Predicted 3D model of a 1516-nucleotide RNA (small-subunit ribosomal RNA) from an uncultured Eubacteriales bacterium.
């Protein structure tokens, strides 16, 4: 030697739940970018089992034989021949190897493997061992010689020769054969052991010594061994059932043949068998295993390199030889391919080392060496070995080293940012001292070699020295996950993206720098496995709404199964034995300095065979048992099913009668029927379907379903008692039956209803919704389909676990005279609510609780329940059921919001009631729109349009033309200078220019203020962005909401509080209440205006005394009164009385000047609308800089077919005009307000009191009052446009002001649809005054006079606030969304066909070649004197047979003119199916019909709102 488990981002406004898609890790025979320093160990065609040039990879033995070459020697001797010995070398004959070693994974889904067994069914060369044994004989033949043919490979004749070639004889046992006997032991057949007799079968020599000897090696036989090999068997070994039936030598049998051996391996008869849902056959895919990666483990992927097995050798076929083969570098055939060739014929197989093309993203050198291990041969020396040992290439991987160390703050310089201060880069660097791996030279130098030689590697490793910071750092990343931010550039581009997603002008997300993280000789990206995925859950998951219970039974096969007890011991538990190779993983030692590697020992291999023990549990086996289950018996209840028969109502229809005009439908018509009498009523008849009330969350039944009454015939259930039977049970894949509507077939029936269809309405249309008709269908009987929201969306069956309370069906018990009422129990149906469960709704003894048992179903969404195959059906069509693509979600509950052509409740000049208008007319004013050199900008439903603008002739002004300036029309700083400015004169349209005269000021003497001139720095923009923004303001809305703390509930978003009962103008109070408080609104506090009290008393005001006057608070006084302006009181539902809840609070009432927030104003909660406005003002950013700045003249903003808004006159008698007569309030006034007085017919003019104003001026108020006239007409209304003369302002009224006074006298006679204000001092109606401003208001801000009607009420319309209800909406109904249509892409079915493959079949031809069969042709050995005979051999014949060919069919795959859907795709087209009651509830199933979504019909759900009623529940 077990040490071990981690999550994250994404569907939402937000929440939690299912639930897929990514992401962190770890590996690699990798590959691609961008980098590269060194070494040690590995690895290195994953595609083309595609082709292959060169070279090498199997050969070797002369101690087997003969010969032959050449050399020395030596003997003969005829001196150039033979002959012998030696040495070397070897074609040939013999031998042993070439079945090993090394490649490759095409084939194969198989006893191939893997594992454990078996052979009493086998074989085994060399090696070991143990025994015996070797006599004697013979014929051949290749080298060679000569010859033939052939280009050549090569073939053939004739002649000679040798062996461990080859052949006969002997000789033989305990071999082998085949008879029959004993003995032992097994497994069945049989095996082993002895003894018998018969039969068959051997051989060979060589070398070495002077040697017959001896030693060495070879040889035969037979016997063990040992290696290796054949063979059989359990059991394990991928996917598809859209392969469900295979299968004819197929199972077995005898018998024979073969084989080394079993065996249908093979033949011949005979049986008809074997295989298969525990998945046969068939298709696809794949060498298999040790192990290797990933996992906590279970698993799950993989099968390179090492090792074990199979398989193959260019493709198929076949057999030789051999101990071994159907043979990678043998051999024959056949094909295809390449070479050669003289064209007649021949060679040839790199899936051996290297290496070449080709293929591909890729993957190496045509290297040294036999030193080492291994292997053939040899007696050996040896010879051979691309196994092998090493080197070379490659960051391909793992490991291990370096690129330097220390010390250095002026925190240089440079870079980068800044809020200009600094910050970062950064002790980083420079610099000073050191080191010496590494690198470079130089010297030394190995182990690796067992007893001697003998080292590819290698002058390597390693060791010394020396010389020097020298040669040595990238890559990848900084939006979240995910460690690391800043500036520039871009501007939905240009790109980036594992997921979410950046990027439309301030991008930490794109480029690009700085800085920063993380790894680091590497880094990073792609690919593929495990992994996190409890996401296929054995460990370790679901199925009421999320995906997901079969539509409902019966029962096969299998699954599971009650209590006691006997055997057995298969499962199970425990012990020994055997294997489980080796490497490897672990663990421990040792070792290379370390480490990777290497090495020893060890655990571990969780399997698998045996073989003892145990008997609880499970099985099997055998006796019992009754409590599951079943029978039998006595009862009750029931729309349980089938088949006949009857019944009343109601509709239609036909006849008669009465009787007259109209009926019927509808939101309002119409189509329809009706004077040929409908409709209405009475009577009569006919037919047919359906069964009111009873009737009930009542009853039966598996489920679908079942409803008048009777009658027959039949199932099931329940109760009670407890006689019988004794586990007979429960589930249940296939199978079988059964099934609502519609729908089909056939023949019948049809009364109502009704798809379709026709017609009338509706509508922009209207193939709908409503109406009139109307056909199939609905009924019958016989046959099919076989599906539904066939749902409690909830599968059977068993047991077990608080209760309340209804209800139907039975026994029971108290009580009674009796029946109720009460109480117990069984069955079944409902409802509430505990524990427990649930992701939440919500289940809750009728589970969705605890649990066991059996089946069915699910694994994102969409494509799709689609296509293509099967199977069913007459058809519809049902079943069974993908895949390609393409999205990051689809979903479910709840939750807070906003919507609703949802519901309640309330308040608002919202409607009602009423005044008064707008909308018509002419003008006046914005506004579009047109036009224009310009008509400058902005507002744009309410909440932009008499709005910025409180005042456009010139200024204003920003526009446009044109003339001019460039540091500026203005500011700050620097220099120089002393003028600037004024008059006046010349050019111009002015700006400006030029020229004359005059001509600086204060000082602490440092300046300084003003001006000019000159340099830059700047200046300036009414130029953009109101979606960068401050500030401000609209709006809802003065509505009554809008939040927190802190508790308390929920897993949580959230909720309570704030809801609820009453109350208020009001979340105002009051009660109740898991809430208790508190803040920001509300109300109060502030102004102001009604009433009075104090105090003061001018310029204001006068009662009382006075003085005066024609008259006047004129004057002198007064402080009484008005009024003025400070400061008080007063009004709080405080008092009564009534309702309320002994409350808030309403209602009356008193008392008051004033009564319920008195009247007005100021004040405007959280927020909403990316609302308004860079053009009040700031202001970030972009942009101009001799112009988008600046100055100036003129012109425009005032234009005018046209539409809108706002308003002012008006149409008249409530009135016009004339005369005359009254009464205000708030206000302004000094470059002003202007009086008397006069002048003008009037605007106005001259003129100046008074007064910086309670003094004095504008100032007359009007309407009204009182008199007249006017007589209902386009007028004595009404003023518009026009002309003439005038007047005021202003440098100037022409473009373009304002007012008079004459004349002129237009439309309009009260306004369509529609639409607006307003509830009391309001509307309506009459005038004042003021800002702006030289002049110019019908406009706006103020002021006061005169003063009404009218509200029954909340049903509607619009807006609002609370509560509750649905939702698929949250950009929040201007929401969301369906389909066809029409374009682009994109993968897919169908598709007359083409094409090429791939397995069989069944037919023809048949190679080599083994077999058998002839062999009249050949023939050495053997036997015979011979003839000749054995035995062999060519040849031929026949089975079988590869590869050819012919057919009909299957398989799958490419491709195909059309076609069918189907996905995807910011802004097409058509209309509105869904989502609220989605404006006709919707969805399922079916028919049917329509561009389309979809209508209708006929059954069924609720997963429908919302209103009544029943019932039942909970509370009092």
């Nucleotide at each position: 030697a077990u040490a071990u488990a981690a999550g994250a981002g994404u569907u939402u406004g937000a929440u939690u739940c299912u639930g897929g898609c990514u992401c962190a890790g770890g590996a690699c025979g990798a590959a691609c970018g961008c980098u590269g320093g060194c070494g040690g160990c590995g690895u290195g065609c994953u595609u083309a089992a595609c082709a292959c040039a060169u070279g090498c990879a199997a050969g070797u033995c002369g101690a087997g034989c003969g010969g032959u070459a050449u050399a020395u020697g030596g003997a003969g001797c005829u001196u150039g021949c033979u002959c012998c010995a030696u040495a070397u070398a070897u074609a040939g004959c013999g031998g042993c190897g070439g079945a090993c070693g090394g490649g490759u994974g095409a084939g194969u889904a198989a006893c191939g493997c893997g594992u454990g067994a078996a052979c009493a069914a086998u074989c085994u060369g060399c090696c070991u061992u143990u025994a015996u044994c070797a006599g004697c004989a013979g014929g051949a033949u290749a080298a060679c010689a000569c010859u033939u043919a052939g280009a050549a490979a090569u073939a053939g004749g004739u002649g000679c020769u040798a062996a461990u070639a080859c052949u006969g004889c002997a000789u033989a046992a305990g071999a082998c054969c085949a008879c029959a006997c004993u003995a032992u032991g097994g497994c069945a057949u049989c095996a082993u052991a002895g003894a018998g007799g018969g039969g068959u079968a051997a051989a060979a020599g060589g070398a070495a010594u002077a040697a017959u000897a001896u030693u060495c090696u070879g040889g035969a036989u037979a016997g063990a061994g040992a290696u290796g090999a054949g063979u059989u068997c359990g059991c394990g070994u991928c996917c598809c059932a859209u392969u469900a039936g295979c299968u004819a030598g197929a199972u077995g049998g005898u018998a024979g043949g073969g084989u080394a051996a079993c065996g249908g391996c093979c033949u011949a008869c005979c049986a008809u068998g074997g295989c298969a849902a525990c998945g046969a056959u068939g298709g696809g895919u794949a060498g298999c295993c040790g192990a290797c990666c990933u996992g906590a483990g279970a698993g799950g992927g993989u099968g390179a390199u090492c090792g074990g097995c199979c398989a193959c050798a260019u493709u198929g076929g076949a057999a030789c030889u051999g101990a071994g083969a159907u043979a990678c570098g043998g051999u024959c055939c056949a094909a295809a391919c390449u070479c050669c060739u003289a064209c007649g014929g021949g060679a040839g197989g790199c899936a051996g080392c290297a290496g070449u093309g080709g293929g591909g993203a890729a993957u190496a050198u045509u290297g040294g060496g036999c030193a080492a291990u291994g292997g053939a041969g040899g007696a050996a020396a040896c010879u051979c070995u691309g196994a092998c040992c090493c080197a070379g290439c490659a960051a391909c991987g793992c490991c291990g080293c370096g690129u330097g160390a220390a010390g250095g703050a002026a925190g240089a310089a440079g870079g980068u940012u800044u809020u200009c201060g600094g910050a970062u880069u950064g002790u980083a660097a420079a610099c000073u001292u050191c080191u010496g791996u590494u690198a470079u030279g130089a010297g030394g130098g190995a182990a690796g070699a067992a007893g001697a030689a003998u080292g590819a590697c290698g002058g390597u490793a390693c060791c010394u020295c020396a010389u020097g910071a020298g040669c040595a750092a990238g890559c990848c990343c900084c939006g979240g996950c995910u460690a690391a931010c800043u500036a520039c550039g871009u501007g939905c581009c240009a790109g980036c993206a594992g997921c979410c997603g950046c990027g439309g002008u301030a991008a930490u997300a794109c480029g690009u720098a700085g800085g920063g993280g993380g790894c680091a000789a590497g880094c990073g990206u792609u690919g593929u496995c495990c992994g996190g995925a409890a996401u296929g859950a054995c460990u370790g998951g679901g199925c009421g709404u999320a995906a997901a219970g079969g539509g409902c039974g019966c029962g096969u096969a299998g699954g599971c199964g009650g209590c006691u007890u006997u055997a057995c011991a298969a499962g199970u538990c425990u012990g020994g034995a055997g294997u489980g190779a080796a490497a490897g993983u672990c663990c421990u030692g040792c070792u290379u300095u370390c480490a990777a590697g290497g090495u020893g020992g060890g655990a571990a291999u969780u399997g698998c065979u045996u073989u003892g023990g145990a008997a609880a549990c499970u099985g099997u086996u055998g006796a019992g048992c009754u409590u599951g289950a079943g029978u039998g018996u006595g009862g009750g209840a029931g729309a349980g099913g089938a088949u006949a028969g009857c019944g009343g109502a109601a509709u239609u229809c036909c006849c008669g009668g009465u009787g007259u005009a109209g009926c019927g439908g509808u939101g309002a018509a119409a189509u329809g029927c009706g004077u040929a009498g409908a409709g209405a009523u009475c009577g009569g008849g006919a037919g047919g379907a359906a069964c009111a009330c009873c009737a009930g969350u009542g009853g039966c039944g598996a489920a679908g379903g079942c409803g008048g009454c009777u009658a027959u015939c039949u199932g099931g259930a329940c109760c009670a008692a407890g006689a019988c039977u004794g586990a007979c049970g429960c589930u249940g894949a296939g199978g079988c039956g059964c099934g609502a509507a519609a729908g089909c077939g056939u023949g019948g029936g049809u009364a109502g209803c009704a798809a379709a269809c026709a017609g009338g309405a509706u509508u922009a249309g209207a193939u709908a919704c409503c109406c009139u008709g109307g056909u199939a269908g609905u009924c019958c009987a016989c046959g099919c389909u076989g599906u539904a929201a066939a749902c409690g969306a909830u599968g059977g069956a068993u047991g077990c676990u608080a209760g309340g309370u209804g209800u139907g069906g039975g026994a029971g018990g108290u009580a009674u005279c009796g029946a109720c009422c009460c109480c117990u129990u069984c069955c079944g149906u409902g409802c509430c609510g505990g524990a427990g469960u649930a992701a939440a709704c919500a289940c809750a003894a009728u589970a969705a609780g605890c649990a066991u048992c059996c089946c069915g179903c699910c694994u994102g969404g969409g494509g799709a329940g689609u296509a293509c195959g099967g199977c069913c059906g007459c058809a519809a069509g049902g079943u069974u059921g993908a895949a390609a693509c393409u999205c990051a979600a689809a979903g479910g509950a709840a939750u807070u919001g906003a919507c609703g052509g949802g519901g309640g409740c309330c308040c608002g000049c919202a409607c009602a009631a009423g005044c008064a208008g707008c909308g018509g007319a002419g003008c006046a004013u914005g506004u579009g729109g047109a036009u224009u050199a310009a008509u400058u900008c902005g507002a744009a439903g309410c909440g932009a349009c008499g709005c910025g603008a409180a005042g456009a002739a010139c200024c204003u002004u920003a526009c446009c033309a044109g003339g001019u300036c460039u540091u500026g029309a203005c500011a700050u700083c620097c220099c120089u200078u002393g003028a600037c400015g004024a008059u006046g004169c010349u050019g111009g349209a002015a700006a400006c220019a030029g020229u004359a005269u005059u001509u600086c000021c204060c000082u602490u003497c440092g300046g300084g203020g003003c001006a000019a001139g000159g340099a830059g720095a700047c200046a300036g923009g009414u130029g953009g962005u109101g979606c960068a923004u401050g500030g401000u303001u609209g709006u809802c809305g003065u509505c009554a909401g809008c939040u927190c703390g802190u508790g308390u509930c929920g897993u949580g978003a959230g909720a309570u509080g704030u809801u609820g009962g009453g109350u208020u103008a009001a979340g105002u109070c009051c009660c109740g209440c898991a809430a208790c408080g508190a803040g920001c609104g509300c109300a109060a506090c502030c102004c102001u205006u009604a009433u009075u009290c104090u105090u003061a008393g001018u310029u204001a005001c006068u009662a009382a005394c006075g003085c005066g006057u024609g008259a006047u608070g004129g004057u002198g006084a007064g402080g009484a009164c008005u009024c003025u302006a400070a400061g008080g009181a007063g009004a709080c539902u405080g008092c009564c009385g009534u309702g309320g809840a002994g409350a808030a609070c309403a209602c009356g009432g008193a008392g008051g000047a004033a009564g319920g927030u008195g009247g007005g104003g100021a004040c405007g909660a959280c927020g909403u609308c990316a609302a308004a406005u860079c053009a009040u003002c700031a202001u970030g950013c972009c942009c101009c800089u001799u112009a988008u700045g600046a100055c100036c003249u003129g012109g425009g903003c005032u234009u005018c077919a046209c539409a809108c808004g706002u308003g002012c006159u008006a149409c008249a008698a409530u009135g016009g005009c004339c005369g005359u007569u009254a009464c205000a309030g708030a206000g302004a006034g000094g470059a002003g307000c202007g009086a008397a007085a006069u002048c003008g017919c009037a605007a106005g003019g001259u003129a100046g009191a008074g007064c910086g104003a309670a003094u004095c001026u504008c100032a007359a108020a009007a309407a009204g009052g009182c008199g007249g006239u006017c007589c209902c007409a386009g007028u004595u209304c009404g003023g518009a446009u026009u002309g003439u003369g005038g007047g005021c302002u202003g440098c100037a009224a022409c473009c373009c002001g304002c007012c008079c006074a004459c004349a002129u006298g237009a439309a309009g006679u009260c306004g369509g649809a529609g639409u607006u204000g307003c509830u009391a001092g309001u509307a309506a109606u009459c005038g004042c005054g003021g800002a702006u401003c030289a002049g110019c208001a019908u406009g706006c801000c103020g002021c006061g006079g005169u003063g009404a009607a009218u509200a029954c009420g909340u049903u509607c319309c619009c807006g609002g606030g609370c509560c509750u209800u649905g939702u698929a909406c949250a950009c929040a109904c201007c929401g969301c969304c369906c389909g066809u249509c029409a374009c682009a892409c994109c993968a897919u079915g169908g598709g007359a066909g083409u094409u090429g493959a791939g397995a069989g079949c069944a037919c023809c031809c048949a190679a080599c070649g083994c077999c058998g069969g002839u062999g009249a042709g050949g023939u050495a050995a053997c036997c015979g004197c011979a003839a000749g005979g054995a035995g062999c051999c060519a040849g031929c014949c026949g089975u079988c047979u590869a590869a050819g060919g012919u057919g009909a069919g299957c398989u799958g795959a490419a491709u195909g003119a059309c076609u069918g859907g189907g996905g995807u795709g910011a802004a097409g087209u058509c209309g509105u199916a869904a989502c609220a009651a989605g404006g006709u509830a919707g969805c399922c199933g079916u028919a049917u019909c329509g561009g389309a979504a979809g209508g209708u019909g006929c059954g069924g759900c609720u997963g429908g709102a919302u209103c009544a009623c029943c019932u039942c529940c909970u509370u009092u």
Its Rfam family is "Bacterial small subunit ribosomal RNA".